[in-house]
Context: one part of a larger RNA
RNA sequence: UGACGGGGACCCGCACAAGCGGUGGAUUAUGUGGAUUAAUUCGAUGCAACGCGAAAAACCUUACCUACCCUUGACAUGCCAAGAACUUUCCAGAGAUGGAUUGGUGCCUUCGGGAACUUGGACACAGGUGCUGCAUGGCUGUCGUCAGCUCGUGUCGUGAGAUGUUGGGUUAAGUCCCGCAACGAGCGCAACCCUUGUCAUUAAUUGCCAUCAUUUAGUUGGGCACUUUAAUGAGACUGCCGGUGAUAAACCGGAGGAAGGUGGGGAUGACGUCAAGUCCUCAUGGCCCUUAUGGGUAGGGCUUCACACGUAAUACAAUGGCGCGUACAGAGGGUUGCCAAGCCGCGAGGUGGAGCUAAUCUCAGAAAGCGCGUCGUAGUCCGGAUUGCACUCUGCAACUCGAGUGCAUGAAGUCGGAAUCGCUAGUAAUCGCGGAUCAGAAUGUCGCGGUGAAUACGUUCCCGGGUCUUGUACA
Numbered sequence: 001u002g003a004c005g006g007g008g009a010c011c012c013g014c015a016c017a018a019g020c021g022g023u024g025g026a027u028u029a030u031g032u033g034g035a036u037u038a039a040u041u042c043g044a045u046g047c048a049a050c051g052c053g054a055a056a057a058a059c060c061u062u063a064c065c066u067a068c069c070c071u072u073g074a075c076a077u078g079c080c081a082a083g084a085a086c087u088u089u090c091c092a093g094a095g096a097u098g099g100a101u102u103g104g105u106g107c108c109u110u111c112g113g114g115a116a117c118u119u120g121g122a123c124a125c126a127g128g129u130g131c132u133g134c135a136u137g138g139c140u141g142u143c144g145u146c147a148g149c150u151c152g153u154g155u156c157g158u159g160a161g162a163u164g165u166u167g168g169g170u171u172a173a174g175u176c177c178c179g180c181a182a183c184g185a186g187c188g189c190a191a192c193c194c195u196u197g198u199c200a201u202u203a204a205u206u207g208c209c210a211u212c213a214u215u216u217a218g219u220u221g222g223g224c225a226c227u228u229u230a231a232u233g234a235g236a237c238u239g240c241c242g243g244u245g246a247u248a249a250a251c252c253g254g255a256g257g258a259a260g261g262u263g264g265g266g267a268u269g270a271c272g273u274c275a276a277g278u279c280c281u282c283a284u285g286g287c288c289c290u291u292a293u294g295g296g297u298a299g300g301g302c303u304u305c306a307c308a309c310g311u312a313a314u315a316c317a318a319u320g321g322c323g324c325g326u327a328c329a330g331a332g333g334g335u336u337g338c339c340a341a342g343c344c345g346c347g348a349g350g351u352g353g354a355g356c357u358a359a360u361c362u363c364a365g366a367a368a369g370c371g372c373g374u375c376g377u378a379g380u381c382c383g384g385a386u387u388g389c390a391c392u393c394u395g396c397a398a399c400u401c402g403a404g405u406g407c408a409u410g411a412a413g414u415c416g417g418a419a420u421c422g423c424u425a426g427u428a429a430u431c432g433c434g435g436a437u438c439a440g441a442a443u444g445u446c447g448c449g450g451u452g453a454a455u456a457c458g459u460u461c462c463c464g465g466g467u468c469u470u471g472u473a474c475a
Base pairs, nucleotide, nucleotide: 001475002474003472004471005470007469008468009467010466011465012464013463015459016458019423020422021421022420023419026314027313028312029311030310031309032308033307034305035304042053043052064300065299066298067297068296069295070294073125077124078123079121080120081119082118083117086103089100090099091098092097107114108113127289128288130287131286132285136283137282138278139277140276141274143272148187149186150185151184152183153182154163155162156161167178168177169176193266194265195264196263198234199233200232201231202230203229204228207224208223209222212221213220237260240254241253242252243251244250316416320375321374322373323372324371325370326369332363333362334361337356338355342351343350344349382413387408388407389406390405391404392403393402429451430450431449432448433447434446435445
């Protein structure tokens, strides 16, 4: 100087407390461990691995296994030889591949040949998701959006170092003020950026409709006032008033205001820590393989299943289930696409063909809600697992192993032990909608809006963190 203490003082955080809803019990989905297997590819392992890499494993993907094949190779550059490229048909085979066969002579030319492509040959080489993340770059997680981490000059100390950065206040903040052997500065904090909340100006189609006509319908004429859209501005600064404070910084209350003291949300992550994670994104040192640890193909596996754990979905019902009627979003996607009306089917869906490269057409019926009816506490008109039959769709192909529909079947489950998680406001809870990936395949994930709470006395205690101080046989 640090680190540590079941030392002290001060402060903070959904850390506790106060509340609301869960997990742990059930079934299913999914990931992991373990077991199994020819293979169940590999990685991730306290917080910070376990719906994680994977924003899509039927084939492909695919790295694994089995079988059958190739050896200058699927891919790159260089040399030589032949043939333009390319194309038709047949046979064998699981296919890769092997064998046979038809058509075709193009472009440039100094007529030597050349460009591109294909086949064959020899060697340099290619290739490796093989090993080492404890050789590395890059990227990422984490402490933590915590308020810290340092430097120059000066001063003090033999020196390691100290001071500044400590102290008195204050703040979300090393934020600011005052004091001070310090004076300044840098990386962080804050602000600058995006979004949302208010207003104005400009603009007015595909958007909107107050007034005037018109219509089944903003449909048409008309208009751009309103809504909205999207560009530019304004607006909030403790600016004003009162009090407290040291006359400071600031704090408390108030006015005005759409908004008040960082208005709400996001992006933004200091010096560093964990030899944290990744050699399977990529790049790369070293090592290893080179008729194989490289390459191709078919089939299988990654989807197994006495069990254990994590994360979710659905429930156990009446604040509910079911039936009929009825209302209101936002944000997105769409030409290999979204697909309207109409018709067929109980339905998944089929048919059909209008429109749309989209404020125009379309996905698209929002759902919870509201009104009426029914059920009456029951393993039920709750719950929907499982299984049977019949179908639909995608796709060469749904057996291993897809999703969906109809009828039938109707399991566990009556609110969950010890323990444990999230959340402070448009939040929790609850309800539906959309996107990416994608031929098909979400209870995951990323977004969007609808309805919309309870509680916070307080900081004694648990956990994590910050500052000062103290002890230490630790570095």
Predicted 3D model of a 475-nucleotide part of an RNA (small-subunit ribosomal RNA, 3' major domain) from an uncultured prokaryote. The full RNA is in RNAcentral, with records from ENA. Its Rfam family is "Bacterial small subunit ribosomal RNA". Its mean pLDDT, the model's own confidence on a scale to 100, is 84.